[in-house]
RNA sequence: CAGGUAGACCGGGUGACCGCCGGCGUAAUGCGGGAGGAAAGUCCGAGCUCCGCCGGGCAGGAUGCUGGGUAACACCCAGGAGGGGCAACCCUACGGCCAGUGCCACAGAAACAUACCACCCCUCGCGGGGUAAGGGUGAAAUGGUGAGGUAAGAGCUCACCAGCGGCCGGGUGACCGGCCGGCUGGGCAAACCCCAUCCGGAGCAAGACCAAACAGAGGGACUUAAGGACGCCCGGCCUGUCCCCGGGUAGGUCGCUCGACCCUGAUGGCAACAUCAAGGCUAGAUAGAUGGUCACCGCUCCGAUGAUUCGGAGUACAGAACUCGGCUUACAGGUCUGCCUGGCCU
RNA sequence: GUGAGUGUAGCCGAGAGGUUUAAGGCGCCAGGUUGUGGCCCUGGAGAGCGAGGGUUCGAAUCCCUCCACUCACCCCA
Numbered sequence: 001c002a003g004g005u006a007g008a009c010c011g012g013g014u015g016a017c018c019g020c021c022g023g024c025g026u027a028a029u030g031c032g033g034g035a036g037g038a039a040a041g042u043c044c045g046a047g048c049u050c051c052g053c054c055g056g057g058c059a060g061g062a063u064g065c066u067g068g069g070u071a072a073c074a075c076c077c078a079g080g081a082g083g084g085g086c087a088a089c090c091c092u093a094c095g096g097c098c099a100g101u102g103c104c105a106c107a108g109a110a111a112c113a114u115a116c117c118a119c120c121c122c123u124c125g126c127g128g129g130g131u132a133a134g135g136g137u138g139a140a141a142u143g144g145u146g147a148g149g150u151a152a153g154a155g156c157u158c159a160c161c162a163g164c165g166g167c168c169g170g171g172u173g174a175c176c177g178g179c180c181g182g183c184u185g186g187g188c189a190a191a192c193c194c195c196a197u198c199c200g201g202a203g204c205a206a207g208a209c210c211a212a213a214c215a216g217a218g219g220g221a222c223u224u225a226a227g228g229a230c231g232c233c234c235g236g237c238c239u240g241u242c243c244c245c246g247g248g249u250a251g252g253u254c255g256c257u258c259g260a261c262c263c264u265g266a267u268g269g270c271a272a273c274a275u276c277a278a279g280g281c282u283a284g285a286u287a288g289a290u291g292g293u294c295a296c297c298g299c300u301c302c303g304a305u306g307a308u309u310c311g312g313a314g315u316a317c318a319g320a321a322c323u324c325g326g327c328u329u330a331c332a333g334g335u336c337u338g339c340c341u342g343g344c345c346u
Numbered sequence: 347g348u349g350a351g352u353g354u355a356g357c358c359g360a361g362a363g364g365u366u367u368a369a370g371g372c373g374c375c376a377g378g379u380u381g382u383g384g385c386c387c388u389g390g391a392g393a394g395c396g397a398g399g400g401u402u403c404g405a406a407u408c409c410c411u412c413c414a415c416u417c418a419c420c421c422c423a
Stems, first nucleotide, its partner, number of pairs: 001342010012297007020034002023031002036317001040328002043326005048203004052237007060199005065079005080094001081092004095194002100192002102188003116135002118131005143161006162184002164181007207254004216245001218244005226239002246422003261280002264277005298315007347419007356372003364403001374390005396412005
């Protein structure tokens, strides 16, 4: 210098004028505050609020290598194994088909228990026996490669490799290393299922209070029942509950923003994170405020120009609605740092 | 805002791991019938399953992410 890789961050700035929504106020020409990294998708996990109650069983759902973090998680950190890359580094739905069941179309002899072509022997053979090395089909065909052996062959025997089992050693563990044993017929669990762990439901339009309006002496179901805020069954206790039709309103206050909060430092830890100390207050609307105009500057592109410079166009994704922790997706342009590979120079 | 559901030809819809080239009806096109049109008869075109990934030998179907559309919510209670 070029290419790559990982992480962190910014995502317009300043001033004037005119507005909008909250707060404080001595009530005015006052003071101060006002979108995001994703406020989004609503995919997970919680706080908070409500639901007649309790116990047991089933069903259902979620997660899925190990250890840790956390209020919790499907998230994060560290590690293991497998895969990709020359490397830095990246990816993984990564428990179990030695519990049971099921599926594997077409082709093929055979997809779970087999011999089509073939090879060898008996006796030439259309008969009998041995074999699975070779061919063929298929996504997948009975451990792989090589040597010995044999009538031909075969873990039949041996060496190395893959898997399985046993023993020993290391590690908290996933797992790793060594030795021994010829022990060796697939794949699918994002098929049912098994194992381990966890799970009551609904959601701020939850819910509480005030005010207003209207019409519920409308209909139906069920007391051997119905309900118990997604399902089924059992036991106990409790209770008018559900559906349809009709009518009315389109108001206010609280919930509502101080919270697993932000920031700086120290300590512990590889890290995620935790603890302690000091400081800070950072939107609360309800058809929904957070905007508009002008000037100067910044950045990108195009054109003109010898240069200084001038003119034009553009400046992303998007946008709070009870609140947090994550994940996922969208994003013009730009900044910084670590590392890897290649080339050149010293 | 919160929750639930649905996407397959122009429209309605079956298929739920493989025999298939993704049924069927309405509509469309062409021919026949008719004096002409409709009804009717015969034939034909039109989809790769909302989009993108993954699992599997194989995906409309199973799983994940995204997109679009539809429905429900208060009081008398």

Source information
Two RNAs folded together computationally: RNase P RNA and transfer RNA, 423 nucleotides in total. Its mean pLDDT, the model's own confidence on a scale to 100, is 79. Rfam match: Bacterial RNase P class A. Rfam classes the family as a ribozyme.